[in-house]
The RNA shown here (small-subunit ribosomal RNA) has 1478 nucleotides and comes from a wastewater metagenome.
Model confidence (mean pLDDT): 82 of 100.
It matches the Rfam family "Bacterial small subunit ribosomal RNA". Its family is annotated with structural constituent of ribosome and ribosome in the Gene Ontology.

C1' cells in the first nucleotide's frame, strides 16, 4: 500500500465485506519455566465471621498488683489524612490563564509576655430502674478541663475625646508547653475569561427572577437571606426544556488533521443503605461521629434496642467473567508520644488465574537399505524423510546434594529480615521433564485421496453441496504461528464513506418553483493615521508519571533510573504596519439618478368586431342521416340529414406566426382606448461605493380543487347506453354532470426543467435571427462593414465516467445561499405549523436486502424502420386429411408385450428382412473359473462323431470304438483343481471419444498489423453501385490475411484422337473404355453507374484599360468527344450462353440435440453355492376399445376385361442364376444344355398402340373379409410366412376445418432391377429407365432467413422480464376502547430532627426547661405533562415454495410513458384536466 463483491462484458457513482493494530476482557482447544505488570467492567444489590485509628503517665484523678505493669475516668491531639467507589451531576465540576473582598491547627523566623484568685465535675463509692442497650439520685476529688480579676507591645473598634481584648503548667534544670501579634511555607474558600456531548419533533424562558436602597448573615464578596423600590435579565453565536455522561494528565488507532475512549498510575471533585439537619473543632455538614425519618436485616422478657464492607480478606445473588477469609511492620510513609514505643488490611511481600508484555527451553552432530508403517499412484513409483532406528555430544531446563547474598541503617545506644535457606554459585545424574492451535476455493501463504449425494453441513463476503466436491466429514501431505492459537464482543484504521487537510449536487443522491429583502457573510481605486485581527521577540507557566531521543542497571528484553527535549496551549510585555479592520479625506472604471431615442402577445381596466359551432322561427326538399376497423346504441315520415333567410347565446381569436418578441418565474396572441411596470441604446450631464449573495421573513405562483353568486355554445371527469373481448368498472362509438367562463374569497402544489441558483471577471472562432448605434456611399432607402444588448445552431483549447458543454459553460477563478452521503421501509408514522376541505410543509426508526443506479458495448428481442432472398405466399399441377389394408408411433392390456427416437430436427426411424436363431423381454429347467481369453500343477493311450436309456431340452448315465512320434512321456487333446480373473444389450450421451441431424449450401465468421476509444470495444466487415454469393468495382483509417463462396473432383451433353473384346457377315465403330478440345473474364450493338482526358459557352470574381465594351488570370461548370472498369438488355458463331444440368462437397457456431443397445471408453453396481453372467425349451417383440403419423389400392369411361402388335435403362448370378423339353387351370415339378458372365441366364418390360365389349351402376368399378383346396422354403409355418385356384363380394361414388409437394425432361403417370435374404409379411428403401405437362402478374400479406438502422429495465437472452390485489405463515414499528409503571414539576393537607425568631421561667450572667412562630425531609390529596410497558381490533409495511386473478410497465409493450391534481373501479389501473420529453 490494497482487495472481493451490482455486469454478458465496460468505466463510473456507491454501500458492504476482508487483510492491521489494539483490550481490566470472555469463550473453545491446548499448556514446561521465569520476570515484570494486572485481576468485580454486570446489582452503588444484600452480608456471617475477622482486622482496617489510635496515641500519650513528661497534662491530672483513682482502682488493682509482690517490685515490673495494667485496667478506668478527666484533659491533650489525632481521628476532615490515608484506603474505596463513579452514584448523583451538563457548566456544577473539570482543564487552563488570571484576579481580590478572606480563613488557617501542627511548621519555620521575629517582637512581646506567661501575675493573681475561684467554684465544680467525671472515673472510683453509695443507693434504684431495666431483658438489654442504657440511665436516675446522693456524697468525695484533681487538672494543660472550666470560669473570673489584673497588665496591654500589639490587635480590633471609634463620634478620635478613648473603649475593649490574653495566658498553663511539666521538669530529671536542659528544654517542652501557653498566650498575643507581624511574616512565610503549605493548605483551603470566593471572583472572572476561554474550552467541553447528542436534541429545534424543546423557540421562547425567568419573579429572588435582573438591578439599586437598606439591613442581617458568613472567615470573606455577593439576592446568600429578608424589607421597600424600579422592570428588568436571558435568548437562532441555541436561551429554555429533554437525553446521555465524573474531568484532567493520557490511552488505543491514524502519515497527519481527527476519531474513540478516561481500566491500573498521577490531579481534581462528588458519594459512604435513602433523604433531611445541624453540632464538635483550624478544617466536616464528617465511609468505621451525633440527631430525625424511610427502607432492609438481627436482638428481645413485646416494654425497648442494634446495624451499615462503594476499607482488608471472605460469603450469597445476578452475570459470559474477574484471585487468598495468607505473612510482616524488616523497608517506604501517617499519627500520637520528649522518647522508648504503640498502632498502621497505607505499605512492603507471598498465595491464585497464561489476562497482558518480555524472555528460555522441549535437544545438537553424524546417519540411506532412502527400513517398517501411513498416504498417493500413471502398479514403474513418488511422498512422510536424515525424519526414526543406530552412533557420538552437550545439560539451558528438571531433580538431588553443598554453599549463600544485596535490600539495614550516621533512625542515640542496643538490637533487627516479613520476603527466604529466595535470587544468585558450585558439583552430580540423565535426551532425561516439556508442542500445539488454526488454516490449505478466491481474497489469503498452503492440495490430494475417501465417504456423502442441495442431505448432512461449511460460511467474514463473494459463495460451496442436486454421484468424479482442492469449499461438507475423515485421513495422509503442506502453510502460518507458537506455550500459546483460534472464536467472539468493542474502538481506530483502510473509509477521501461527512472530505480543514480532503467529496460533490445537467443524466447516479443532491440547485430552493420564482422574487424582494432583514441578520449574517464578503466587497473597487487612492491618500493619511491607528492596532482588540495578523506577524515577530522577550519573560511567566503549560505537575509528576507517560511519548521522544541520549545514556545506565537488573545475563539480555519486558521492567527500572538519571539527564534532555516536547507539552503545538494561555497570560504578559515590547516591536512591525504589508494585508484585514476602524477612524478621516479624495476619486469614477461598479451602482444609481438625468436627458435624448426606440422595440414589444409585460400588466390591469373598459369597449369593439368577424368567421365557426349550437340552438330557435319560417321556406325549399324527401328517407335517410351519424359513426367505426366493422357495427349497433342514437337521430329520423310528429318530416332528420342537406340547403336558404333572421335571430338569439357562450367561448375561443384563423391567415400574420418565426429556432420570433415581452416577463423573476408561473405565464402572456382579434382590434381600440385608459392607467402602469421594466427593458435596450445613445450622450459622458449628476450622485460617489450608495454594492453581491442573503437563514428567517414577505410576495407572487400552471393545472385540478374548495366556498360564495354569476353564466353555460362547445369540450367533457363522473354516470347511462352501444360495441370489442374469455372478462372489459377501459381504448372505440352515442349520450351527458360536475368543470370549463365571470367576480370575490382560499389552496400553494408540477417532469414549476436548461432535471443546469444568484452576482462578478478571463479565456480562439464560424453562421443565423431581433432590437438600438456608428461609419463609407447614396436624392433617399435597400446593400456592406462595424459595435452594444438579446436570443439559436456548430466548433477549438479544456472539463466530463461517458453522454456531452463549450463566451448563454458542465472551462478558469472569486464570493454568498440552498441541497446530498446505499436501496428499500418513506416523503410513510408520530408531533408541531398552515388550511373550510382535499390535503401541504417539517420529517424519522425497527426491521429487510448486498446490492440499488447512471452512461457506454456485444448481442438477442420488437404487435420499430429500410433493403434483399428462398416453391415463402402469390398463379397452377397433383396429394394428405374421409374408405379398406400395410406400417410405424402413443394408449390400454399382459407372465412379457425388451430397449431407444418426442415440434421443425421422433413415428415404412436404429430394423437393408422379428417362425426357431436373431433376444436384450416372460415363464420354466439348469451351470458356476464359468459359452469364448491367459497362466500352473496333476492325470489320460484321451476327445468328437455315431449308437442305447432317462428328460420338453440342455443334461446326466452306459455300452462299443478310438490320435501323432525322433519312443524322451515330447507335442496336441479331454478331465480334475488352483490363481491372477472372466462376463454384463445393467446405471449414466447431464463424465466421454467417434459419428449423426438442424439452421443451411444460408453467406457468413473470424485474425495479424495500425489507427481511434480510459474501457468493454470499434475500425477492417460500414457506405454506393452489383452479384447466387463478404462476388466483384469504387470510395474510405485502414492493410493484408484465413474459414467458408466460387474453381479444382465425379456423372451428363459436342467433337477429336487411341484401344477394341463377347456387337455385326470380314471389315467397321451404332456402341464400350480411356485422354484431349471446348464456354468464358472471348466477338459487335445499346444503356446505367464510378472514375479519367480533352472541350466549350454561360456566370461570378481580381486585375488592365475603357463612353458602350474588350484583354487576362482564377473559381464553377450543362452539353458533346474519348478512354478504362463493373453491370443490364440485344446479337452473331456455336451440341451447349451468360455459374448449361446434376452429385460429392456442410464455415465460426446454435440446440447440456441423438446415440454408453454398432463400436470405443471414465466412473459406479451385479457376480464362489447359484447372479444383472451362461445354457436350454416354449412364449412375447404379431395383443386391441381408441388417437396420430407415413403409404398402398380404390371411388371408375383420359376407364375396366379379353385378343393382337411395338419400343427401354440400369442391375444380379456357383451352397448361385438357371435355358429348351415335358406335366399342372396355377402356385410350381421334373429336367438338366448354358454362364465365374457385354458371350448363358433372370427377363416377360409396363403405361403406348390396334380390334372387341361393358354403358353410369356400389357395377364386368373397387377389393377387404371369409371358407375350401393346392404349392414352396425350412428341423419346424399353431400362435406367426408367401404365392396359386375357386369361391364369398365389405367400405367406398372424390374426401369438413386444415395442411404437403413441386418451377423441366420437373411435376404427374408407367412399368424393371439391386441389397438384406433359407423364406418372407416389401405397398417399405435404394436405383433405373418409358410417357410427359401446367404456371409465375409480382413481393402487400403468411413462414424462414440475412444486412443495416432503432428503442431496451432483456442476457437463463420475449417461452425474457415485471406489476397490484387476494389466500397463507412468520417479523418489526405505528394507531388503538382501555390498563399498569417510572420521573420531573405545580397548587394544598400535614409538619419529624434541627438551626434561627419571640415570650415565659431560670441565671450575677450564661446554660439547661416550658411555650409559641416561619422554615423544613419522608408523607398524603388533585388536576395535568413527560416517558415505558401491555391490550380486544383494524389498517399498512417487510419476508416467504412452484398458490389465486389478471398483464400494468420494459420494443410504438400492443391506448407512448411520465409529474401534479380530482373522480372512479377486484387488482394491477383507466378516465378528465394542466405540464414535461426522460
Nucleotide at each position: 500500500a490494497g482487495a472481493g463483491u451490482u455486469u454478458g462484458a465496460u468505466c463510473c457513482u456507491g454501500g458492504c465485506u476482508c487483510a492491521g493494530g489494539a483490550u481490566g476482557a470472555a469463550c473453545g482447544c491446548u499448556g514446561g519455566c521465569g520476570g515484570c505488570g494486572u485481576g468485580g467492567a454486570u446489582a452503588a444489590g444484600g452480608c456471617a465471621u475477622g482486622c482496617a485509628a489510635g496515641u500519650c503517665g513528661a497534662a491530672a484523678g483513682g482502682g488493682u498488683u509482690u517490685a515490673g505493669g495494667c485496667c478506668c475516668u478527666u484533659g491533650g491531639c489525632a481521628a476532615a489524612c490515608g484506603g474505596g467507589u463513579u452514584c448523583a451531576g451538563a457548566u456544577a465540576a473539570c482543564a487552563u490563564a488570571g484576579g481580590a473582598a478572606u480563613c488557617u491547627a501542627c511548621c519555620u523566623u521575629g517582637a512581646a509576655g506567661u501575675c493573681g484568685u475561684g467554684g465544680a465535675u467525671a472515673a472510683u463509692c453509695u443507693g434504684g430502674a431495666g431483658a438489654a442497650a442504657u440511665c436516675c439520685a446522693g456524697g468525695c476529688u484533681a487538672a494543660u478541663a472550666c470560669a473570673c480579676g489584673a497588665u496591654a507591645u500589639g490587635u480590633u473598634c471609634u463620634a478620635c475625646g478613648g473603649a475593649a481584648u490574653a495566658a498553663a503548667g511539666a521538669u530529671u534544670u536542659a528544654u517542652c508547653g501557653c498566650u498575643u501579634c507581624a511574616a512565610g511555607a503549605g493548605g483551603a474558600g470566593c471572583c472572572u475569561g476561554u474550552g467541553u456531548c447528542c436534541u429545534a419533533u424543546c423557540a421562547g424562558c425567568u419573579u429572588g427572577u435582573u438591578g439599586g436602597u437598606g439591613a442581617g448573615g458568613u472567615a470573606a464578596c455577593g439576592g446568600c437571606u429578608c424589607a421597600c423600590c424600579a422592570a428588568g435579565g436571558c435568548u437562532a453565536u441555541g436561551a429554555c426544556g429533554g437525553g446521555u455522561a465524573g474531568g484532567g494528565g493520557g490511552u488505543a488507532u491514524g502519515a497527519g488533521a481527527g476519531u474513540a475512549u478516561g481500566g491500573c498510575c498521577c490531579c481534581c471533585a462528588a458519594c459512604a443503605u435513602u433523604g433531611g439537619a445541624a453540632c464538635u473543632g483550624a478544617g466536616a455538614c464528617a465511609c468505621u461521629g451525633u440527631c430525625c425519618a424511610a427502607a432492609c436485616a438481627c436482638c428481645u422478657a413485646c416494654g425497648g434496642g442494634u446495624g451499615g464492607c462503594u476499607g482488608c480478606a471472605g460469603u450469597c445473588g445476578a452475570g459470559a467473567a474477574u484471585a487468598u477469609u495468607c505473612c510482616a511492620c524488616a523497608a517506604u510513609g501517617g499519627a500520637c508520644g520528649a522518647a522508648a514505643g504503640u498502632c498502621u488490611g497505607a505499605u512492603g511481600g507471598a498465595g491464585c488465574g497464561a489476562c497482558g508484555c518480555c524472555g528460555c527451553g522441549u535437544g545438537c552432530g553424524g546417519g540411506a537399505u532412502g527400513a517398517a508403517g501411513g498416504u498417493c499412484u500413471u502398479a514403474g513409483g513418488a511422498u512422510c524423510g536424515u525424519a526414526a532406528a543406530c552412533c557420538g555430544c552437550u545439560u539451558u531446563u528438571u531433580u538431588c546434594a553443598g554453599g549463600g547474598a544485596g535490600c539495614a541503617a550516621u533512625u542515640u545506644c542496643g538490637a533487627u529480615g516479613a520476603g527466604a535457606g529466595u535470587a544468585c554459585c558450585u558439583g552430580a545424574a540423565g535426551a532425561a521433564u516439556a508442542a500445539g492451535a488454526g488454516g490449505u476455493u478466491a481474497c489469503u501463504a498452503a492440495c490430494u485421496c475417501u465417504g456423502u449425494g442441495c442431505c448432512a453441513g461449511c460460511a467474514g463476503u463473494a459463495g460451496c453441496g442436486g454421484u468424479a466436491a482442492u469449499a461438507c466429514a475423515g485421513a495422509g501431505a503442506c502453510c502460518u504461528c507458537a506455550a500459546g492459537c483460534g472464536u467472539u464482543a468493542u474502538c481506530c484504521g483502510g473509509a477521501u464513506u461527512u472530505a480543514u487537510u480532503g467529496g460533490g449536487c445537467g443524466u447516479a443522491a443532491a440547485g430552493g418553483g420564482u422574487a424582494g429583502g432583514u441578520a449574517g457573510g464578503c466587497g473597487g481605486u487612492u491618500u493619511g493615521a491607528u492596532u482588540a485581527g495578523u506577524c515577530a521577540g522577550a519573560u511567566g507557566u503549560u505537575a509528576a508519571a507517560g511519548c521522544u531521543c541520549g545514556g545506565g542497571g537488573c545475563u539480555c528484553a519486558a521492567c527500572c533510573c538519571c539527564g534532555a527535549a516536547a507539552u503545538u496551549g494561555c497570560a504578559u510585555u515590547u516591536g512591525a504596519a504589508a494585508c484585514g479592520g476602524u477612524c478621516a479625506g479624495a476619486c469614477u472604471a461598479g451602482a444609481g439618478g438625468a436627458c435624448g431615442u426606440g422595440a414589444g402577445a409585460g400588466a390591469u381596466c373598459a369597449g369593439u368586431g368577424g368567421a365557426a359551432u349550437u340552438u330557435a322561427u319560417g321556406g325549399u326538399g324527401u328517407a335517410g342521416u351519424a359513426g367505426u376497423g366493422a357495427a349497433a346504441u342514437g337521430c329520423g315520415u310528429u318530416g332528420a340529414u342537406a340547403u336558404c333567410a333572421u335571430a338569439a347565446a357562450g367561448a375561443a381569436c384563423a391567415c400574420c406566426c418565426a429556432a420570433g418578441g415581452c416577463g423573476a418565474a408561473g405565464g402572456c396572441a382579434a382590434c381600440u382606448g385608459a392607467u402602469u411596470g421594466g427593458c435596450a441604446c445613445g450622450u459622458a450631464u449628476c450622485u460617489g461605493a450608495c454594492g453581491c449573495u442573503g437563514a428567517g421573513c414577505u410576495a407572487c405562483g400552471a393545472a385540478a380543487g374548495c366556498g360564495u353568486g354569476g353564466g353555460g355554445a362547445g369540450c367533457g371527469a363522473a354516470u347511462g347506453g352501444g360495441a370489442u373481448u374469455a372478462g372489459a368498472u377501459a381504448c372505440c362509438c352515442c349520450a351527458g354532470u360536475a368543470g370549463u367562463c365571470c367576480a370575490c374569497g382560499c389552496c400553494c402544489u408540477a417532469a414549476a426543467c436548461g432535471a443546469u441558483g444568484c452576482a462578478u471577471a478571463c479565456u480562439a472562432g464560424g453562421u443565423g435571427c431581433u432590437g438600438g448605434g456608428a461609419g463609407a456611399a447614396u436624392c433617399g432607402a435597400c446593400c456592406c462593414u462595424u459595435u452594444c444588448a438579446g436570443u439559436g445552431c456548430c466548433g477549438u483549447a479544456g472539463c466530463u465516467a461517458a453522454c456531452g458543454c463549450g463566451u448563454u459553460a458542465a472551462g478558469u477563478a472569486u464570493g454568498c445561499c440552498g441541497c446530498c452521503u446505499g436501496g428499500g421501509a418513506a416523503g410513510u408514522a408520530c408531533g408541531a405549523u398552515c388550511g373550510c376541505a382535499a390535503g401541504a410543509u417539517u420529517a424519522a426508526a425497527a426491521c429487510u436486502c448486498a446490492a440499488a443506479g447512471g452512461a457506454a458495448u456485444a448481442g438477442a428481442c420488437g404487435g420499430g424502420g429500410a433493403u434483399c432472398c428462398g416453391c415463402a405466399c402469390a398463379a397452377g399441377u397433383g396429394g394428405u386429411g374421409g374408405a379398406g389394408c400395410a406400417u410405424g408411433u402413443g394408449g390400454u392390456u399382459u407372465a412379457a408385450u425388451u430397449c431407444g427416437a418426442c415440434g421443425g430436427u421422433a413415428a415404412g426411424c436404429g430394423a437393408g428382412g422379428c417362425a426357431c436363431c436373431u433376444c436384450a423381454c416372460c415363464a420354466a429347467g439348469g451351470u458356476u473359473u464359468g459359452a469364448a481369453a491367459u497362466c500352473u500343477a496333476g492325470c489320460u493311450g484321451c476327445a468328437g462323431a455315431g449308437c442305447c436309456c432317462a428328460g420338453a431340452a440342455a443334461u446326466g448315465g452306459g455300452a462299443u470304438g478310438u490320435c501323432c512320434u525322433u519312443c524322451g512321456a515330447g507335442g496336441g487333446u479331454g478331465c480334475u483343481a488352483g490363481a491372477c480373473c472372466a462376463g454384463g444389450u445393467g446405471c449414466u450421451g447431464c463424465a466421454u471419444g467417434g459419428u449423426u441431424g438442424u439452421c443451411g449450401u444460408c453467406a457468413g465468421c473470424u485474425c495479424g498489423u495500425g489507427u481511434c476509444g480510459u474501457a468493454a470495444g470499434a475500425u477492417g466487415u460500414u457506405c454506393c453501385g452489383u452479384u447466387c454469393a463478404g462476388u466483384c468495382g469504387g470510395g474510405a483509417a485502414a492493410c493484408g490475411a484465413g474459414c467458408g463462396c466460387a474453381a479444382c473432383c465425379c456423372c451428363u451433353g459436342u467433337g477429336a484422337a487411341g484401344u477394341g473384346u463377347u456387337a455385326u457377315a470380314c471389315a467397321u465403330g451404332u456402341c464400350a473404355c480411356u485422354u484431349c478440345a471446348g464456354a468464358c473474364u472471348g466477338c459487335c450493338c445499346u444503356c446505367u453507374c464510378a472514375u479519367u482526358u480533352g472541350g466549350a459557352u454561360a456566370c461570378a470574381a481580381u486585375a488592365c484599360a475603357u463612353a458602350u465594351u474588350g484583354u487576362a488570370u482564377u473559381g464553377c461548370g450543362a452539353a458533346c468527344a474519348g478512354a478504362u472498369g463493373a453491370g443490364a438488355g440485344g446479337g452473331a458463331g456455336g451440341a451447349a450462353g451468360g455459374c448449361g444440368g446434376g452429385g460429392a462437397u456442410g464455415a465460426c457456431g446454435u440446440c447440456a440435440a441423438a446415440u454408453c443397445a454398432g463400436c470405443a471408453u471414465g466412473g459406479c453396481c451385479c457376480u464362489u453355492u447359484g447372479a444383472c453372467a451362461c445354457c436350454u425349451u416354449g412364449g412375447g417383440c404379431g395383443a386391441c376399445a381408441c388417437a396420430c403419423g407415413u403409404g398402398c389400392u380404390a371411388c371408375a369411361a383420359u376407364g375396366g376385361c379379353c385378343g393382337g402388335a411395338a419400343u427401354a435403362a440400369a442391375g444380379g448370378g456357383u451352397c448361385g442364376c438357371c435355358a429348351a423339353a415335358u406335366c399342372g387351370c396355377a402356385a410350381g415339378a421334373u429336367g438338366g444344355a448354358g454362364c465365374c458372365a457385354a458371350u448363358c441366364c433372370c427377363a416377360a418390360a409396363a403405361a403406348u398402340u390396334c380390334g372387341g365389349u361393358c354403358u353410369c351402376a356400389g357395377u364386368u368399378c373397387g377389393g377387404a373379409u371369409u371358407g375350401a383346396a393346392g404349392g414352396c422354403u425350412g428341423c419346424a409355418a399353431c400362435u406367426c410366412g408367401c404365392c396359386u385356384u375357386c369361391a364369398u363380394g365389405a367400405a367406398g361414388c372424390u374426401g369438413g376445418a386444415a395442411u404437403c409437394a413441386c418451377u423441366a425432361g420437373u411435376a404427374a403417370u408407367c412399368g424393371u432391377u439391386g441389397a438384406u435374404c433359407a423364406g418372407c409379411c416389401a405397398c417399405g428403401c435404394a436405383a433405373c429407365g418409358g410417357u410427359g405437362a401446367a404456371u409465375g402478374c409480382g413481393u402487400u400479406c403468411u413462414c424462414g432467413g440475412a444486412u443495416c438502422u432503432u428503442g431496451u429495465a432483456c442476457u437463463c437472452a420475449c417461452c425474457g422480464c415485471c406489476c397490484g390485489u387476494c389466500a397463507c405463515a412468520c417479523c418489526a414499528a405505528g394507531a388503538g376502547a382501555g390498563c399498569c409503571g417510572g420521573c420531573a414539576a405545580u397548587a394544598c393537607c400535614a409538619g419529624a430532627a434541627g438551626g434561627c425568631c419571640c415570650c415565659g421561667g431560670g441565671u450575677u450572667a450564661a446554660a439547661u426547661c416550658g411555650g409559641g412562630g416561619a422554615c423544613g425531609a419522608c408523607g398524603g390529596u388533585a388536576g395535568g405533562g413527560u416517558u415505558g410497558g401491555u391490550a380486544a381490533u383494524a389498517a399498512g409495511g417487510g419476508u416467504g415454495a412452484a398458490g389465486u386473478c389478471g398483464u400494468a410497465a420494459c420494443a410504438a409493450g400492443g391506448c407512448a410513458u411520465c409529474c401534479g391534481u380530482a373522480g372512479c373501479g377486484g387488482a394491477a389501473g383507466c378516465u378528465g384536466u394542466g405540464g414535461a420529453u426522460g